Context: one part of a larger RNA
RNA sequence: GAAUGAACGUUGGUGGCGUGGAUUAUGCAUGCAAGUCGAGCGUGUACCCCGCAAGGGGGAAAGCGGCGAAUGGGACCGUAAUAUCGUAAAUACCAACCGUUGGGGUCGGGGAUAGCCGCGGGAAACUGCGGGUAAUACCCGAUGACAUCUUCGGAUCAAAGGUGUGAUUCCGUCCUUAUACGGGUCUGCGUCCUAUUAGCUUGUUGGUGAGGUAAUGGCUCACCAAGGCCGUGAUGGGUAGCGGGUGUGAGAGCACGACCCGCGUCAUUGGGACUGAGACACUGCCCAGACACCUACGGGUGGCUGCAGUCGAGGAUCUUCGGCAAUGGACGCAAGUCUGACCGAGCGACGCCGCGUGUGGGAUGAAGGCCUUCGGGUUGUAAACCACUGUCAGUGGGGAGGAAAUUCGACGGGGGUUCUCCCCCGUGAUUGACCUAUCCGCAGAGGAAGGGUGGGCUAAGCUCGUGCCAGCAGCCGCGGUAAGACGAGCCACCCGAACGUUAUUC
Numbered sequence: 001g002a003a004u005g006a007a008c009g010u011u012g013g014u015g016g017c018g019u020g021g022a023u024u025a026u027g028c029a030u031g032c033a034a035g036u037c038g039a040g041c042g043u044g045u046a047c048c049c050c051g052c053a054a055g056g057g058g059g060a061a062a063g064c065g066g067c068g069a070a071u072g073g074g075a076c077c078g079u080a081a082u083a084u085c086g087u088a089a090a091u092a093c094c095a096a097c098c099g100u101u102g103g104g105g106u107c108g109g110g111g112a113u114a115g116c117c118g119c120g121g122g123a124a125a126c127u128g129c130g131g132g133u134a135a136u137a138c139c140c141g142a143u144g145a146c147a148u149c150u151u152c153g154g155a156u157c158a159a160a161g162g163u164g165u166g167a168u169u170c171c172g173u174c175c176u177u178a179u180a181c182g183g184g185u186c187u188g189c190g191u192c193c194u195a196u197u198a199g200c201u202u203g204u205u206g207g208u209g210a211g212g213u214a215a216u217g218g219c220u221c222a223c224c225a226a227g228g229c230c231g232u233g234a235u236g237g238g239u240a241g242c243g244g245g246u247g248u249g250a251g252a253g254c255a256c257g258a259c260c261c262g263c264g265u266c267a268u269u270g271g272g273a274c275u276g277a278g279a280c281a282c283u284g285c286c287c288a289g290a291c292a293c294c295u296a297c298g299g300g301u302g303g304c305u306g307c308a309g310u311c312g313a314g315g316a317u318c319u320u321c322g323g324c325a326a327u328g329g330a331c332g333c334a335a336g337u338c339u340g341a342c343c344g345a346g347c348g349a350c351g352c353c354g355c356g357u358g359u360g361g362g363a364u365g366a367a368g369g370c371c372u373u374c375g376g377g378u379u380g381u382a383a384a385c386c387a388c389u390g391u392c393a394g395u396g397g398g399g400a401g402g403a404a405a406u407u408c409g410a411c412g413g414g415g416g417u418u419c420u421c422c423c424c425c426g427u428g429a430u431u432g433a434c435c436u437a438u439c440c441g442c443a444g445a446g447g448a449a450g451g452g453u454g455g456g457c458u459a460a461g462c463u464c465g466u467g468c469c470a471g472c473a474g475c476c477g478c479g480g481u482a483a484g485a486c487g488a489g490c491c492a493c494c495c496g497a498a499c500g501u502u503a504u505u506c
Base pairs, nucleotide, nucleotide: 001506002505003504004503006502007501008500009499010498013355014354015353016352017351018350019348020347027310028309030308031307032306035067036066037065040064041063047058048057049056050055074266075265076264085190086189087188088187090185091184093183094182099179100178102176103175104174105173107141108140109139110138116131117130118129119128120127121126147156148155149154161171162170192238193237194236199229200228201227204226205225206224207223208222209221210220211219241263242262243261244260245256246255247254248253268289269288270287271286272285291302292301293300294299319345321344322343323342327341328339329338330337331336358388359387360386361385368379369378370377371376392447394442395441396440397439398438401435402434410427411426412425413424414423415422416421450495451494452493453492454491455476456475457474461490462489463488464487465486471478472477
């Protein structure tokens, strides 16, 4: 000098874009953060509509069932590599939904169960028994290939319907092929400090066989052999998420890894599996521990390293805000619902950038201040005063855009194999949480300047006070009676909505 997720002191007009728990991965009140589908299913209470009535239509919640909940969001504890990451290769593998691609099927039956009704247990959480009901839930049979296995003879494996006046054609469902996206596994190379850590290892190293897995493999097991690593640093100890990148620097390098993106790991601590295409699963389950809460003392409940917020610790880090309008996601034929993702607003000079705090004239060089050799000098065109301007802020009004009409619904026309479906064109209607470019009006210089420094390094000095005191200080060093270095005044210098200090990196 440059830099920072900074903090502290003094000061503080405004806007844009960013950014904000770095410490205790400490503990958490409260609300919200993952639902959706009635065009899969039964039942249909409260209630609403039509009706004189009978009756008909609609219909919250709860339940079964499907898909989702493994994404998104957070944090950086662990991890120094057998399991990271980066890069370059490999294959013994998987693959739900969406997209692309090829070939086929969707037949006939059955038994349950929740909800519900009845009777109980329990303080609660919850739970037992009996009766009875549905399905795109479950089971059996049939069919059986370009599928699987095969001794090549053969054997084995499936399904579900819905909407609608009307379905080979719409939405689904079953078997299967090839991909894409995504993932699993494996290999080479690179990846901090320490020898005041020199030996380490028994599933250890290899083989045969078996088990297990989607799949290779000591991954696991039985048997056999005695190997394997190490001074090119094994083993141990310390520290640490890795990369794209960031800071600095002429570069080489050095230091770092906030925000954003990719990958990894974790979810109160430890362990475990279940379901599933996918988890050993942040707001799923089970067990154990610690902690906290409820209790009728028998027993139960919980997990903010999601968004806000709170206690604590700390030098230190924000609102218990608005909206699904946009982008994206889940579900749904759709309308739509949900979405603390996201988009916005709020707070903080925390950072970067922009703008303003007025402009021109104005000498009796006014008054006052400070200094003085008492002549004057300086503050200083500075002020007053005159003439103007109207940025920003304030206030009132207009107003493009973020909205895409390829979305959605309606109507009309045309096209696509008969269609309830799809495509194209036209018309009309509708959707903004929040922000606002920009324009016009109003008033009036009115509302808007400070901080540090002045011995040398280093730009900028005089007077007074103090008297090795009080104090200053980054280094050298100042202060003991004429201090340009302390304190004050005046003046000056530097930067300026900031200026200094501290910490850290180059």

About this RNA: Small-subunit ribosomal RNA, 5' domain from an uncultured bacterium, 506 nucleotides, folded computationally. Rfam family: Bacterial small subunit ribosomal RNA. The RNAcentral record of the full RNA draws on ENA and SILVA. The coordinates come from a structure-prediction model, not an experiment, and the mean pLDDT is 81.